[in-house]
RNA sequence: AUGAGAGCGGGCGAUGGAGCUCACCCGAACUGCCGCGAUGGCUGAUGGCUCCUGCAGACGA
Numbered sequence: 001a002u003g004a005g006a007g008c009g010g011g012c013g014a015u016g017g018a019g020c021u022c023a024c025c026c027g028a029a030c031u032g033c034c035g036c037g038a039u040g041g042c043u044g045a046u047g048g049c050u051c052c053u054g055c056a057g058a059c060g061a
Stems, first nucleotide, its partner, number of pairs: 009026003013022001016052006032042003
């Protein structure tokens, strides 16, 4: 210096924050879909559940 394993710890799961949980990653995991293409089009703030914030639509006061 490199490789493997273990412990501890951390990170990550298409747009914000938090809790729980699952999976994945150890310098990787991750960076949505449609369309030949476009300066085109579509869904969603969750990986999943719940709460908050923001956005959109409808109704009522």